[in-house]
Context: one part of a larger RNA
RNA sequence: AGCAUAGGGCGGAUGCCCUGGCACCAAGCGCCGAUGAAGGACGUGGCAAGCUGCGAAAAGCCACGGUGAGCCGCAAGCAGGCUUCGACCCGUGGAUGUCCGAAUGUGGAAACACGGCAUACGGAAGGUAUGUCAGCAUAAGAUGAAUCCAUAGUCUUAUGCGGGGAACCCGGUGAACUGAAACAUCUAAGUAACCGGAGGAAGAGAAAGUAAGAACGAUUCCCUCAGUAGCGGCGAGCGAACGGGGAAGAGCCCAAACCAGAGAGCAUGCUCUUUGGGGUUGCGGGCCGGCAUAAUCUAUUGUGGAGUUCUAGUCGAAUAGGGAAGGAAAGCCCAGCCAGAGAGCGUAACAGCCGCGUAGAUGAAAGGACAAAGCAGGAAGCCGGUACCAGAGUACCGCAGGACACGAGAAAUCCGGCGGGAAGCAGGGGGGACCACCCUCCAAGGCUAAAUACGACUUGGUGACCGAUAGCGCAUAGUACCGUGAGGGAAAGGUGAAAAGAACCCCGGGAGGGGAGUGAAAAAGAACCUGAAACCCUAUGUUU
Numbered sequence: 001a002g003c004a005u006a007g008g009g010c011g012g013a014u015g016c017c018c019u020g021g022c023a024c025c026a027a028g029c030g031c032c033g034a035u036g037a038a039g040g041a042c043g044u045g046g047c048a049a050g051c052u053g054c055g056a057a058a059a060g061c062c063a064c065g066g067u068g069a070g071c072c073g074c075a076a077g078c079a080g081g082c083u084u085c086g087a088c089c090c091g092u093g094g095a096u097g098u099c100c101g102a103a104u105g106u107g108g109a110a111a112c113a114c115g116g117c118a119u120a121c122g123g124a125a126g127g128u129a130u131g132u133c134a135g136c137a138u139a140a141g142a143u144g145a146a147u148c149c150a151u152a153g154u155c156u157u158a159u160g161c162g163g164g165g166a167a168c169c170c171g172g173u174g175a176a177c178u179g180a181a182a183c184a185u186c187u188a189a190g191u192a193a194c195c196g197g198a199g200g201a202a203g204a205g206a207a208a209g210u211a212a213g214a215a216c217g218a219u220u221c222c223c224u225c226a227g228u229a230g231c232g233g234c235g236a237g238c239g240a241a242c243g244g245g246g247a248a249g250a251g252c253c254c255a256a257a258c259c260a261g262a263g264a265g266c267a268u269g270c271u272c273u274u275u276g277g278g279g280u281u282g283c284g285g286g287c288c289g290g291c292a293u294a295a296u297c298u299a300u301u302g303u304g305g306a307g308u309u310c311u312a313g314u315c316g317a318a319u320a321g322g323g324a325a326g327g328a329a330a331g332c333c334c335a336g337c338c339a340g341a342g343a344g345c346g347u348a349a350c351a352g353c354c355g356c357g358u359a360g361a362u363g364a365a366a367g368g369a370c371a372a373a374g375c376a377g378g379a380a381g382c383c384g385g386u387a388c389c390a391g392a393g394u395a396c397c398g399c400a401g402g403a404c405a406c407g408a409g410a411a412a413u414c415c416g417g418c419g420g421g422a423a424g425c426a427g428g429g430g431g432g433a434c435c436a437c438c439c440u441c442c443a444a445g446g447c448u449a450a451a452u453a454c455g456a457c458u459u460g461g462u463g464a465c466c467g468a469u470a471g472c473g474c475a476u477a478g479u480a481c482c483g484u485g486a487g488g489g490a491a492a493g494g495u496g497a498a499a500a501g502a503a504c505c506c507c508g509g510g511a512g513g514g515g516a517g518u519g520a521a522a523a524a525g526a527a528c529c530u531g532a533a534a535c536c537c538u539a540u541g542u543u544u
Base pairs, nucleotide, nucleotide: 001543002542003541004540005539006538007537008536009535015529016494017493020466021465022463023462024461025460026459027458028457029455030454031164032163039100040099041098042055043054044053046078047077050074051073061094062093063092064091065090066089070082071081072080105114106113107112115133116132117131118130119129120128121127135161136160137159138158139157140156141155142154143153168199169197170196171195172194173193179186183233209216210215220247221246222245223244224243230238231237251447252446253445254391258277259276260275261274262273263272264271265270266269282425284389285388286386287385288384289383290382291381296379297378298377301376302375303374307370308369309368310367311366313362314361315360319335321334322333323332336353337352338342344356345355346354396420397419398418399417401415402414403413406432427442428441429440430439431438481488482487501528504515505514506513507512
C1' cells in the first nucleotide's frame, strides 16, 4: 500500500412530512389619482436591529356594530400596565396622515435647499405658526399694444386635465429570424416591439344590409356551413360568405322644411344669427283642408325604493363510556348513541359521538352592489291635396396606395392622399367589371344595454399536479451578492407529543466531552427525523 471483516467519522442521497407553489372551475368584484394615487424615504415601541402596523394624534385616536375573558403584533425576556364601567380581537364609518413621488411656489444630484403673499402671535428680528402661490385646455368677465375702431396679449374666476394600473380593448407606427428544404413576390404578420387613448369591459350597432324570383330584418359571441368557394412564384401557404342551429335581445336622438320670440345688417322687405316649437322616414316629414283626441308604450331622463345580496358573526346531534398492553388510544376487546351532520383538520397512534368544524338554520347600528311596483317626464292618429324639406367639395371618376379570405386580376365593395367633380325624390346607392330589365335599400350627423374578452383583487372549491436539485426565481427574497448602469440574481425546510432545551458534579482557558437528570427514545442534545454512496480513520485477518 491492496483486499476482506467489524466499528466509527464525514457527507446529505433515500423514505416520510407540509405553513409553499402550479393548474383549473365557480361566484364576487373591477379602476385609483390635485380631497395628492401607485410606489417610496424617514420616523414611530419603556428597553427595539429586522419584518409587520402606524404617521409628530405615529404597533395607534373616535363613533357605531359583532364577540365575551383575557390582552399589550412576529417574539421570548425584564420592567410596567389595560380589562365584565366589556379590554384585546373582527366589521363599518370617521379623525390624524411628516417628507418625496404626476409633485404643482422656485430650484434640485427624489425624500433636500430657498422664497413671495395673507393672517395670527410677538417689543422686534435676517422670528415662529397656519394657509396659499405650477402649467395647459375650455367657459365667462375685466383690461388692452404697434394702430383710429379692433385684434394680439395680459389678468381674474370657475370647471376639467396631468400620473399609475396584471391581462383584456380601440387606434397610430411597424420589423426580422423563420417557412418556401436557396431566394426576390409571398410567408412569418399587421405578429413582436414602440406610441396614443378608454373602460369595467372596450369596440360594433338599428341597413344607401343580406339575398334571389322565396324572402330575411341592428350589433356581438358560440356551433355549423368548411379546410368548402376562392386567393396563391396556382409554390409554401392563406382562407371566407350566404344559409342553418343557439346565447342575448332594444331601440332611439339630431340637421332641414314650417311656425313663434329676440338680436344684427342693410338695398325697408329681405338676409343672417340665436332660442323655443316642429320633425326623423323609404308605407317619411312640413304646409293646406277634413275627421279623431284616448287607450298603449317607455333600457332610454329623473325620482322611488318593496326586496335580494356583500362587508363582522351566531346556533348547531351523539361516549367528560369501561378494559388490557403502551410514554401516549383515536387502533384492539366490550358496551352504547347521533346522523338533513360518516367533508376535512387537530388532539401523545388510525376519533361520526374530545376540540374546531360539517349538514341544516340564522344575523347588521354602519357602508356598498343589484333592484320590482309607483310617481314625474317622454313617445304614440286617419283620409285627401300641395311639391316646401330630407346631411356637397359629398357621391362618383382619374392616378398611385391600403383594407377586404381576394397578391391588379374580368375586380365589384370599403378607406384615406393628389386632381377633377354630380343629381337632388320624375332623385340616389347596391345586387362582384359593364349594360338592360327586375329586386332591394336611402350615404355623405349622433347615441345605444345584454349575450363577449381579461383577471391585478376577494371568497369558495377541485386535481391519475409538485413535494425542498421538485413546485413560482423565492416553503418566501426580488433579499444576499454581481454590475457605472440598464439589468442579472441565488443558497437556505424537519429535536420532541410536550422544552420537559440537560439543575448539579468532573476534565478543560475555551471548544468539546464524561457523569447526573428529562424523555418512549439523547445511536432525538439543538452541527438535532431517517441517515445511502463517494471519501477518511481505527482494529483484526491476509497479500506484496
RNAcentral holds the full RNA, with entries from SILVA. A computed fold for a 544-nucleotide part of an RNA from a fermentation metagenome, annotated as large-subunit ribosomal RNA, domain I. Its Rfam family is "Bacterial large subunit ribosomal RNA". The coordinates come from a structure-prediction model, not an experiment, and the mean pLDDT is 83.